[in-house]
RNA sequence: GACUUAUCAAGAGCAGGGGAGGGACCGGCCUUAUGAACCUGCGGCAACCUGUUUUGACAAGGUGCCAAUUCCGCGAGAUGAGUU
Numbered sequence: 001g002a003c004u005u006a007u008c009a010a011g012a013g014c015a016g017g018g019g020a021g022g023g024a025c026c027g028g029c030c031u032u033a034u035g036a037a038c039c040u041g042c043g044g045c046a047a048c049c050u051g052u053u054u055u056g057a058c059a060a061g062g063u064g065c066c067a068a069u070u071c072c073g074c075g076a077g078a079u080g081a082g083u084u
Stems, first nucleotide, its partner, number of pairs: 001084008013042005021031003025075001026073003043066003047063003050059003070076001
């Protein structure tokens, strides 16, 4: 990268640096100098895998995530697990 499959109305952010974009694309609608992306530190959440378990839950090791229902439309996309 390709294929299969599950989930996507819950949950969770501060500080320093940075300095204009960001929310995948398209349309919409939002967000942003009262500081976007991105980087670092620390913190947090608990969807899947994992561990414990009194099967209610808990933990936070792997992946993931921490504006808005995946922001809405859902053509599609993202993430996990498995196969190749």
Molecule: SAM riboswitch aptamer (S box leader)